[in-house]
RNA sequence: GCCACCCUAGCUCAGCUGGUAGAGCAACUGAUUCGUAAUCAGUAGGUCACCGGUUCGAAUCCGGUGGGUGGCU
Numbered sequence: 001g002c003c004a005c006c007c008u009a010g011c012u013c014a015g016c017u018g019g020u021a022g023a024g025c026a027a028c029u030g031a032u033u034c035g036u037a038a039u040c041a042g043u044a045g046g047u048c049a050c051c052g053g054u055u056c057g058a059a060u061c062c063g064g065u066g067g068g069u070g071g072c073u
Base pairs, nucleotide, nucleotide: 001072002071003070004069005068006067007066010025011024012023013022019056027043028042029041030040031039049065050064051063052062053061
């Protein structure tokens, strides 16, 4: 230098053919316990990397930028 893939909650990841964003773990609150852990119930947490385009409507489609991983040279 070229090619492919990835970027979504604190972490690991889903999200179908475009139609109001989810799980597990972690955090917090409550129940339970003499107390802790475990268990159970609940709550909070998101500019879907950024900019632009298409569309009535974009995490999703298109272009660009940035970052990461792998391959080739």

The RNA shown here (transfer RNA) has 73 nucleotides and comes from a Bdellovibrionales bacterium.
The coordinates come from a structure-prediction model, not an experiment, and the mean pLDDT is 81.
The organism belongs to Bdellovibrionales, within Bacteria.
Its Rfam family is "tRNA". By type it is a transfer RNA.